[in-house]
SAM riboswitch aptamer (S box leader) from Sulfobacillus harzensis, 106 nucleotides, folded computationally. Of the family's consensus pairs, 97% are formed in the model.
């Protein structure tokens, strides 16, 4: 990088460095010198994989812990963009696509 698969309406901030853009891409709408984005340190959230423990007849299924490996800590994946259905014509719902993360494979 490609493929398969699961999940994506919950949750979780302080300090330091640095100094202008940032939120993937396009449109919107936001965040940002009261210092964003990023990097570092510490803290936290969660429970995908491993571990360990419990329930259970059980290699199924459910649950606990949070030790190890990731991930995450503005806004539903910030919203839309394509298709379908509905509509009080403001927009609402469902799905696809794209993306993100885990696990597995090449």
């Nucleotide at each position: 990088c490609u493929c398969u698969u699961a999940u994506c309406c919950a949750g979780a901030c302080a300090g330091g460095c640095a100094g202008a853009g940032g939120g993937a891409a396009c449109g919107g709408c936001c965040c940002g010198a009261u210092g964003a984005u990023g990097c570092c340190u510490g803290g936290g959230c969660a429970a995908c994989c491993g571990g360990c423990c419990c329930c259970c007849a059980g290699u199924a299924g459910g649950g606990a812990c949070g030790c190890g490996g990731u991930g995450c800590c503005a806004a539903c994946u910030c919203c839309g963009a394509c298709g379908g259905c509905g509509u009080a014509c403001g927009u609402g719902c469902c799905g696809a696509g794209a993306g993100a993360u885990g696990a597995g494979a090449g």

The coordinates come from a structure-prediction model, not an experiment, and the mean pLDDT is 86.